[in-house]
Context: one part of a larger RNA
Molecule: small-subunit ribosomal RNA, 3' major domain
Organism: uncultured bacterium
RNA sequence: UGACGGGGGCCCGCACAAGCAGCGGAGCAUGUUGUUUAAUUCGAAGCAACGCGAAGAACCUUACCAGGGCUUGACAUCCACUGAAUCCUGCAGAAAUGCGGGAGUGCCGCAAGGAACAGUGAGACAGGUGGUGCAUGGUUGUCGUCAGCUCGUGUCGUGAGAUGUUGGGUUAAGUCCCGCAACGAGCGCAACCCUUACGGUCAGUUACCAGCGCGUAAUGGCGGGGACUCUGACGGGACAGCCGGGGUAACUCGGAGGAAGGUGGGGACGACGUCAAAUCAUCAUGCUCCUUAUGUCCUGGGCUACAAACGUGCUACAAUGGCCGAAACAGAAGGAAGCAAGGGCGCAAGCCGGAGCAAAACCGCUAAAUUCGGUCCCAGUUCAGAUUGAGGGCUGCAACCCGCCCUCAUGAAGAUGGAGUUGCUAGUAAUCGCGAAUCAGCACGUCGCGGUGAAUACGUUCCCGGGCCUUGUACU
Numbered sequence: 001u002g003a004c005g006g007g008g009g010c011c012c013g014c015a016c017a018a019g020c021a022g023c024g025g026a027g028c029a030u031g032u033u034g035u036u037u038a039a040u041u042c043g044a045a046g047c048a049a050c051g052c053g054a055a056g057a058a059c060c061u062u063a064c065c066a067g068g069g070c071u072u073g074a075c076a077u078c079c080a081c082u083g084a085a086u087c088c089u090g091c092a093g094a095a096a097u098g099c100g101g102g103a104g105u106g107c108c109g110c111a112a113g114g115a116a117c118a119g120u121g122a123g124a125c126a127g128g129u130g131g132u133g134c135a136u137g138g139u140u141g142u143c144g145u146c147a148g149c150u151c152g153u154g155u156c157g158u159g160a161g162a163u164g165u166u167g168g169g170u171u172a173a174g175u176c177c178c179g180c181a182a183c184g185a186g187c188g189c190a191a192c193c194c195u196u197a198c199g200g201u202c203a204g205u206u207a208c209c210a211g212c213g214c215g216u217a218a219u220g221g222c223g224g225g226g227a228c229u230c231u232g233a234c235g236g237g238a239c240a241g242c243c244g245g246g247g248u249a250a251c252u253c254g255g256a257g258g259a260a261g262g263u264g265g266g267g268a269c270g271a272c273g274u275c276a277a278a279u280c281a282u283c284a285u286g287c288u289c290c291u292u293a294u295g296u297c298c299u300g301g302g303c304u305a306c307a308a309a310c311g312u313g314c315u316a317c318a319a320u321g322g323c324c325g326a327a328a329c330a331g332a333a334g335g336a337a338g339c340a341a342g343g344g345c346g347c348a349a350g351c352c353g354g355a356g357c358a359a360a361a362c363c364g365c366u367a368a369a370u371u372c373g374g375u376c377c378c379a380g381u382u383c384a385g386a387u388u389g390a391g392g393g394c395u396g397c398a399a400c401c402c403g404c405c406c407u408c409a410u411g412a413a414g415a416u417g418g419a420g421u422u423g424c425u426a427g428u429a430a431u432c433g434c435g436a437a438u439c440a441g442c443a444c445g446u447c448g449c450g451g452u453g454a455a456u457a458c459g460u461u462c463c464c465g466g467g468c469c470u471u472g473u474a475c476u
Stems, first nucleotide, its partner, number of pairs: 002475001003473003007470007015460002019424005026315008034306002042053002064301007073125001077124002079121005086103007107114002127290002130288003136284002138279003141275001143273001148187006154163003167178003193267004198236001200234005208225002212223003239261001242255005317417001321376007334363002338357002343352003383414001388409007430452007
């Protein structure tokens, strides 16, 4: 100087408290440990591993296992020889592959030859998801969007170092003010960026329809309009600007106006550094190891096993509910090997068929919770839906291992969950549905979107984490 303290002071954060909903009990889904296995590929490990890499394991993926094959190789460059390439086809085989038959003779060049492609051969070499993240780059998590981390010159100290950065106020903030042997500066903070909330200007098609006209069973359907909604480009608007109280100031409290008020809400943005944190399996890369195999091709299997344990979720245990019927209101995103309307068939999943749409035009698209009417009457039930049987549908070469969906039947555990523990301060929690990425198919996961829409916060004693000052120390 730091670090640490069951030392002190000041301050902050859903940290506690005050509340609301959960988890921990049940069933199922999913990840992990363990065990098993020929293999159950590998990584991730307190917070910060465990619905994590994986935004899609039937084959493929795939890295694992068994078996069958190849050895200049599945892939790249170079050389020689042969054949255009390519297409059709027979036999053996699980396929990889092997042995055959046929069609085809192209392009540049007069020719020799050349280019692309395929095959054979020789060797230089290829190849490795083999090892080392404790050799590395890059990227990422975390403390933490916490307010800090430093430098130049000067000054002080023998020196390590100190000062500045401490102090008094103030702030979300090392934010600003005042003071001061300091004066300045940099990286951070804030602002500049995106989005959302309100007007204006401009622009109106595929969006819109007030007035005028036409038309319909009905509909902006048509003429038309540029008002409104909306779309989207520009610009405005908020600055403690105004008024009042306090204060030297910074600032703070109250009020007005305003769509918005004290960084308006949300996002992007993560200082010096810490954890030899994570990743050699995204990629790159040093060293090292393998080279008829640790490379590579194929078929099948495995990653989907199951006594048990843990994490994260979904569905429930019901009446603020279940079921039946009727009626209403979104946003965002997607669509051509795609989205698919009207119509027909089927109880349904779905099938037939195909108008329209590269989409403010057409489509998925009826949102659901909600409202109205009816029924059930507290029961393991008209709750709950696991499990199992049967029949069907879809995708795909192929659903046995091992997919999703529909219908009928079956109807398990479950009576609000011990110790303990999580999230959330407002359009939030809770609850309700919708969409997208991945994707042939497969979501209770993830990432988005809107609908309905609370309760509580006295306060900072305590628990956890953090910031500043100070003090003690056998650590540095």